[in-house]
The RNA shown here (transfer RNA) has 72 nucleotides and comes from a Clostridia bacterium. The coordinates come from a structure-prediction model, not an experiment, and the mean pLDDT is 82. It matches the Rfam family "tRNA". From the family's description: Transfer RNA (tRNA) molecules are approximately 80 nucleotides in length.
C1' cells in the first nucleotide's frame, strides 16, 4: 500500500430493514438477616464519527477513526 473481519451498557454478548435496542454480569436501592453473604424484586446505563438510500437503518451504501488478520 491492497483486501478481509470486528466496533452496541463499566465488562461479556444478542438483535431477517419495522418492539420502548434485549440478556448475563457489575454498580445502586429494596427484600431477607442479629450483622453480612446468598436469594427475590427493582433502578441506572449503549448502537465509534459524519453523510446517503428508505415511509422506517444496529442492519444497506459511501467517507472516516480505532483494534485484529492476510498478502506484498
Nucleotide at each position: 500500500g491492497u483486501c478481509c473481519c470486528g466496533u452496541u451498557a463499566g465488562c461479556u454478548c444478542a438483535a431477517u430493514g419495522g418492539a420502548u435496542a434485549g440478556a448475563g454480569u457489575a454498580a445502586c436501592g429494596c427484600u431477607c438477616u442479629c450483622c453480612g453473604a446468598a436469594u427475590g424484586c427493582g433502578u441506572c446505563g449503549a448502537u465509534g464519527a459524519g453523510a446517503g438510500u428508505u415511509c422506517g437503518a444496529u442492519u444497506c451504501u459511501c467517507u472516516u477513526g480505532c483494534g485484529g488478520g492476510a498478502c506484498a